The part of an RNA shown here (small-subunit ribosomal RNA, 3' major domain) has 480 nucleotides and comes from an uncultured Peptococcaceae bacterium. RNAcentral holds the full RNA, with entries from ENA and SILVA.
Context: one part of a larger RNA
RNA sequence: UGACGGGGGCCCGCACAAGCGGUGGAGCAUGUGGUUUAAUUCGACGCAACGCGAAGAACCUUACCAGGGUUUGACAUCCCCUGACCGCCGAGGAAACUUGGUUUUCUGCCUUCGGGCAGACAGGGUGACAGGUGGUGCAUGGUUGUCGUCAGCUCGUGUCGUGAGAUGUUGGGUUAAGUCCCGCAACGAGCGCAACCCCUACGUUUAGUUGCUAACGCGUGAAGGCGAGCACUCUAGACGAACUGCCGUUGACAAAACGGAGGAAGGUGGGAUGACGUCAAAUCAUCAUGCCCCUUAUGUCCUGGGCUACACACGUGCUACAAUGGCCGGUACAAAGGGCAGCAACGUCGCGAGGCAGAGCUAAUCCCAAAAAGCCGGUCUCAGUUCGGAUUGCAGGCUGAAAUUCGCCUGCAUGAAGUCGGAGUUGCUAGUAACCGCAAGUCAGCAUAUUGCGGUGAAUAUGUUCCCGGGCCUUGUACA
Repeated sequence: UGACGGGGGCCCGCACAAGCGGUGGAGCAUGUGGUUUAAUUCGACGCAACGCGAAGAACCUUACCAGGGUUUGACAUCCCCUGACCGCCGAGGAAACUUGGUUUUCUGCCUUCGGGCAGACAGGGUGACAGGUGGUGCAUGGUUGUCGUCAGCUCGUGUCGUGAGAUGUUGGGUUAAGUCCCGCAACGAGCGCAACCCCUACGUUUAGUUGCUAACGCGUGAAGGCGAGCACUCUAGACGAACUGCCGUUGACAAAACGGAGGAAGGUGGGAUGACGUCAAAUCAUCAUGCCCCUUAUGUCCUGGGCUACACACGUGCUACAAUGGCCGGUACAAAGGGCAGCAACGUCGCGAGGCAGAGCUAAUCCCAAAAAGCCGGUCUCAGUUCGGAUUGCAGGCUGAAAUUCGCCUGCAUGAAGUCGGAGUUGCUAGUAACCGCAAGUCAGCAUAUUGCGGUGAAUAUGUUCCCGGGCCUUGUACA
C1' cells in the first nucleotide's frame, strides 16, 4: 500500500421487510448428471454450466459408431501426357463407385492452310504439397461472461516523507453519480458519471397516396364503394417544447432538498452505451494462429445406425388440479411483423387436419389474419366430475426420394396422475407483476423454447435491526 475480520461508523441495491405470483408435490416438454451402448460426437460446471453453443439432429447437418471404398486425394497452386467435357444406354453394387458401349468434337490467337501456341474443362501420372471439428484457451489474437451501469480508476507539476509511499481522491453538506457546493498544500488534467444518439409522451408547420371522411353530390342488400375534399384520424420528415426555468420554505448568502403554480409532460420515462482492472473465467468446435501430433490415415467418399437409449437424480419450462370455472351459441376491440422457389381472398369438396381451383399482391393498395382474454345468452352444480388431459388403439392429412428406429397435425375411441404441493427457494416497485393472445427468425417439415408485439391490468413499500452483495472513511492483523 492492499486484502481480510462472526471490528466500528456512514450509505446504497427487490438485499431484507410489506405485498402479488411462482417453483419444490403430479403428468408432459426440454437441458444436464449418471447408467447403458458398437456409438450414445464435442464443449459449457457456484453465483457467472444445465430451453446454454443449437435462430430448429428423419437423410443432409454430423464432428460419433459399424460396414463398404479411396490415397496428390472432396478442396488450392505448380509440372508432364492424353482428350473437349457433360450427357445417354447396359452390367455389378446398399450406395459411394467399378466396368462396357454410344453420341457430340469447346473457346481465342497466329497461319506457308499442313498445322502451331494459349486458355477453360475432364481423365491419367509424378512429387512438392493439400487435408485434420486431432492436442494445448495454462503459448496466443479476436470475441464474450462476471463484479457492475457499481462510482470508481489514474496522471502531470508542486509539496511532505531517508524510503515504500502520501497528498490531490480526505473533511462539512448534497446527489442516482469522484454529481455539485464549501473548506483544505495543493493546482490542474485524463478514462469513467452526465449530456450528445434511438424510441415514447404534446404541439405547430409542411405534405396528402396506397391513408382518412366532417360537409356537398352519386350509389348500394351493405360498404369511403365513387365524384370531391385533406377538416379529423393517421403516416413521413423537419422544428419547437422541460431547464429546478418561476414562486415559497428550509439550508451556510452555497450546492441542494421539500412544497406550489403553469403545463401534454416536473425534477434520471425506456433503450443503446459497460472506466482501470478481477476470475491463468469461457471459447484452438465461428474465425485466425505458435508449437506438438496424424499423412494408404486422426485425411476423404458412401450406406445404415447413433446424437432421440432409461432403474434413477437435478435445473428450466408447459398443462392442470376447476365454478373469478368447463362446454355450446352470438358479438367487439390491437400492435408489431412476414410474403415471388412466396403470401394466397373468394368459390367448392371434406366432421376435421386438409384437397381442388385460383383473383390480387414485389405490398400504408393484396394476402397471412380468426386476435384471445372480454361482453351477452344457455347449460353443468362440487363429483376425480361435462375438471384434467397423460397413455394407448384404429382411421386419416401434410412435408419430404424416404416419417420403422425418429416429424407435425386431424377424427373416433381410451381417460392415468393430479383435490394447490415438506424443508426450502425464486421473480417483480407501474402500464410493472399477473392473466391473454399475435407475429418473426431458424425452417421442405417440425416450438411448451427464443426474440419482439400489443390487450386487460393490480397489491405493497412502516422502514434499514437482521440475511446477501456493493461503495466510502476508520481500526486490528503472526496474511501478500